[in-house]
RNA sequence: CACCUCUCGCGAGGAGAGCGCUGUGUUCAGCACAGCCGCCGAAGGUGUAUUCCCAAAAACUCUCAGGCACAAGGACUCGCGGGGCGAA
Numbered sequence: 001c002a003c004c005u006c007u008c009g010c011g012a013g014g015a016g017a018g019c020g021c022u023g024u025g026u027u028c029a030g031c032a033c034a035g036c037c038g039c040c041g042a043a044g045g046u047g048u049a050u051u052c053c054c055a056a057a058a059a060c061u062c063u064c065a066g067g068c069a070c071a072a073g074g075a076c077u078c079g080c081g082g083g084g085c086g087a088a
Base pairs, nucleotide, nucleotide: 006083007082008081009080010079011078012077013076018037020036021035022034023033024032025031026030038068039067040066044064045062047060050056
């Protein structure tokens, strides 16, 4: 001491599924919460194949959590800037 892997921040893009019904609070609406039914799968989390054993994974799987107008969130992609690892 470059790139990459890892991590953090910022910017851009970013899907799916009922503005469901009932009740309560509140301030009419709106909003929040609780219950019921129907759904989604891309925060997080669970599970799993691969001859045998061990270890290890997913955009697969489950739907616990989360979500189903807008907003917020959002895996992942790109760009920029830090941190860290560490060559020639």
A computed fold for an 88-nucleotide RNA from Formosimonas limnophila, annotated as Glycine riboswitch aptamer. Rfam family: Glycine riboswitch aptamer. From the family's description: This family represents the bacterial glycine riboswitch. The model forms 85% of the base pairs in the Rfam consensus. The organism belongs to Formosimonas, within Bacteria. Its mean pLDDT, the model's own confidence on a scale to 100, is 76.